Molecule: Bacterial RNase P class A
Organism: Deltaproteobacteria bacterium
This record gives sequence, structure tokens and C1' cells, in this order.
RNA sequence: GGAGUGGUCCGGGUGACCGCCUGUUGUUGCAAUCGCGAUGGCGGGAGGAAAGUCCGAGCACCGCAGGGUUGGAUGGUUCGUAACACGGACCGGGGGCGACCCCAGGGCGAGUGCCACAGAGAGAAGACCGCCCACCCUCGCUUCGGCGAUGGUGGGUAAGGGUGAAAGGGUGAGGUAAGAGCUCACCAGUGUCGUCGGCGACGGCGGCAGCUUGGUAAACCCCAUCCGGUGCAAGGCCAAAUAGGGGAACGUUUGAGGGCGACCCGUCCGAAGUUCCCGGGUAGGCCGCUUGAGGCCGUCGGCAACGGCGGUCCUAGAUGAAUGGUCACCUUUCUCCGACGCUCCGGCGGAGGGGAAAACAGAACUCGGCUUACAGGGCCACUCCGCAA
Repeated sequence: GGAGUGGUCCGGGUGACCGCCUGUUGUUGCAAUCGCGAUGGCGGGAGGAAAGUCCGAGCACCGCAGGGUUGGAUGGUUCGUAACACGGACCGGGGGCGACCCCAGGGCGAGUGCCACAGAGAGAAGACCGCCCACCCUCGCUUCGGCGAUGGUGGGUAAGGGUGAAAGGGUGAGGUAAGAGCUCACCAGUGUCGUCGGCGACGGCGGCAGCUUGGUAAACCCCAUCCGGUGCAAGGCCAAAUAGGGGAACGUUUGAGGGCGACCCGUCCGAAGUUCCCGGGUAGGCCGCUUGAGGCCGUCGGCAACGGCGGUCCUAGAUGAAUGGUCACCUUUCUCCGACGCUCCGGCGGAGGGGAAAACAGAACUCGGCUUACAGGGCCACUCCGCAA
């Protein structure tokens, strides 16, 4: 210098003006109070994913003796964690020269299903070619005993060829008509026993067994473990108007009640309801509502995930739903013009100026994860290759 691997951080900045949500406080108006309104000061106001709503929890309400069925989830070991389908370390398998990456990673030695195309055959299978044996037909040779060849029929054979992603161990020897774990030796692999190491998954070594019984479980299924439901529109409190419900009192010609401002009289209406109280729900309001398994720093323990201790910080709470808009300057990238310089006349560099763009996306009870999206940029560690010393 080039090509990569893993991790981490940022993801526009500053100022002015005009607005929005919210906390607190001052003045002021109304109001008996609680409060409501106006106006000003000070403070706070989206994210690394706030997203998808896929897991796990807190919290809330409902349900619940216990067990089972159905259903769902998970699936190497161990540690971490409130918990998880998450994370760390390790084991096993696979990929890469390497840093490193990927794996739903229990069981197909219970049962069932499936295995396209090709192929004879896809299962404890299979005879297409080949090889071998027997018989038959024809032909040739013959020393007449037979021998050989083509074809046919029947049988044996999984060595060789061919098909396929896959045809059921490999090499050698024996064996055989030809062959075959048919037998044997070695190697590979499986199972099992012993021993050693490890908490464990598992690994090393040795013995034995049968010779090796295809793949597929994000196919049915089997095994083990776990799982009650609904989600802040949970749920709790206050509570109009109107219309229902319940009760009480008065009243229906012996006139309740209403109008004539109020009281009495009077008068008019009124041929039946009126008044008061209670309770449920709705509109509306308040709480839940943001301090939490919280962030940052230091130190100790641990390989690490993480945990202990100490210090420090408080950082949105809307409810048709605020967190915005305009302008100026700066930053980054792209593009155009371009004084001037170099030139092998092809071009190259370039002060300065103009223009454009700046992602993915936006809280809604709160956390821990996972997944997905993302213009551009910074930093750290490591690997491989080339060059130089």
C1' cells in the first nucleotide's frame, strides 16, 4: 500500500425570528373555596432502532383443589439473568489459507410416509450391459473323443460398466463355475465394556461384538422439559344534562302545581300529576403515568456474559395526540463554471465561485431481548498478500 474479519461510536452543528406540548413560579381578572382564564420569567421536550409486535417479564383484572386429554413452545453442555425462544464460555459437525463465520445441534437401532428426473432397482432393494453354468437351434473345425462361435431359454452372481444427490464400507489375500464379509488380516466407522481426563456435553487409550441395517423429523410421530386467559382501550376514583329505574310526600273537583317581580288576598291557567331523595350507566374530568430488574464513572471478583461495593445524575408524558417552520452561516458528498500552473498536446492539477442533496424512521404503561430498515462518517483490535528497512 492492497484485500478482508470482528467490535464499537456518531448519525448534522451554531445563531435569529415565529409557533406547539409540559413542569414550576410571578402579576392580574372571575370565584366563598377548590379552581378557571389572560400575560410574563425560568426549566424539560424522540430513537438506535421509538419500527415489526416475534419472545420473556413487571404491573392490573378475571379464573384456579388435584390429575388428565387436546393444543402450543423449546431441544448439545454449562454458566449468567427476574425471566426468555436471549447472552457468554465450551463441546460436536460444516465452511474459509487465515482473522473468523454458520448449525431447530434429542430420536429415522419404535411405527408410518416420502425420495423429483434418470435408472433394471430408492430398500434389510435391484440382473440393463457384463461375468459364469446348464440345455436347445444353426454354423465352422476335427485326430470323431470333442472344441469354438452367433442366437435363444432357464438359472447363478452385487466383483466390473452404466443411471443418480444417494445403489450400503475400503485395500489385499484366500475362496469360487463366476462371484460375494462367504472367510481372514489391516484400516475406517458403529455399538458396547473397561480405564484415564473433564462439573458436563465430550475426548484419549485398550478390549470385545456383528461385519456396517441409505437419506429425510422447520414429514406425521416418539421422548424430555415448560406453558391459565386478557392487555393501560388493563384497572381504580369523581361525576353532569336528557331519558329510563326505585322510594317518599302531597294531590286528582275537598284543586297538587304554575303565571300575574316577592308575601297575603284576589284573579287566570290547570280535569293530573308535581316536588324531593336514592342508585346504575353515558358525556366529561382525575389517577394509573413515568424513579426504573435505571444510566454513567471508579474499584473488586470472573476467560466472558455478568455480579458485589462506592460515588454521581434525573433525562418527554401527549390523548386527534406536542417535539415544528423560515432564514443565515458552517460541515460532508455530488455536479457545473473556472483565473492560473504542468504537459509527451491526449490530458492532469487547481485558488475561487454557482447549484443540488444529507438516510431509516418517529414515543403512547414500563423494562430485558430478538428481528428488520438505515445516506454518510469516525475509532479500536486482528488476519492474509505485496514492497522497503